[in-house]
The prediction has a mean pLDDT of 86. Predicted 3D model of an 89-nucleotide RNA (c-di-GMP-I riboswitch aptamer) from a Planctomycetota bacterium. Of the family's consensus pairs, 95% are formed in the model. Taxonomically the source falls in Planctomycetota (Bacteria, Pseudomonadati).
RNA sequence: UCACGACAAAGGCAAACCCAUCGAAAGGUGGGGACGCAAAGCCAAGGGCCUUCGACGGCGACUCGCCGUCAUGGCAGCCGGUUCCCGAA
Numbered sequence: 001u002c003a004c005g006a007c008a009a010a011g012g013c014a015a016a017c018c019c020a021u022c023g024a025a026a027g028g029u030g031g032g033g034a035c036g037c038a039a040a041g042c043c044a045a046g047g048g049c050c051u052u053c054g055a056c057g058g059c060g061a062c063u064c065g066c067c068g069u070c071a072u073g074g075c076a077g078c079c080g081g082u083u084c085c086c087g088a089a
Stems, first nucleotide, its partner, number of pairs: 004087002012037002017032006035077001041082003046079002048075003054070007
């Protein structure tokens, strides 16, 4: 230096759930809370997944409902990319 990851040291993050708030939703943010995490730091220009206000098409119906397709909306705690703390084997 690269790989690797210990019932190591020091520190860090925070799932579900609850409260508040933003949003059409998915989801975000703040507080509480810990299931977990060696990148649970960062990246949504690659793959994957979630959602459908709206657009388009169809059907029923009569200005509304249902169904299908589509991200321009999201998820980094799915894979991936990238940078970094510590040092037993």